Transfer RNA from Deinococcus oregonensis, 72 nucleotides, folded computationally. The sequence is in RNAcentral, with records from ENA. Model confidence (mean pLDDT): 81 of 100. Taxonomically the source falls in Deinococcus (Bacteria, Deinococci, Deinococcales, Deinococcaceae). Rfam family: tRNA. The family's RNA type in Rfam is transfer RNA.

[in-house]
RNA sequence: GGCUCUAUCGUCUAGCGGUCAGGACAACUGGCUUUCGACCAGUCAGCCGGGGUUCGAAUCCCCGUAGAGUCA
Numbered sequence: 001g002g003c004u005c006u007a008u009c010g011u012c013u014a015g016c017g018g019u020c021a022g023g024a025c026a027a028c029u030g031g032c033u034u035u036c037g038a039c040c041a042g043u044c045a046g047c048c049g050g051g052g053u054u055c056g057a058a059u060c061c062c063c064g065u066a067g068a069g070u071c072a
């Protein structure tokens, strides 16, 4: 350098054009407990960046950025 793939809450992950963007763990608040832990209830937090297509994009297309693989 060519080709292929990946990028979603702090972490791991689901999401085949119309979802309130879901779940687990973590964090925080409350309950329970003499206290801690465990358990129960709740809260917080996310679509890599820019453009395009579309009535509507995390999802399709293009360009970038970062990472992985492969051919050298």
Stems, first nucleotide, its partner, number of pairs: 001071007010025004018055001027043005048064005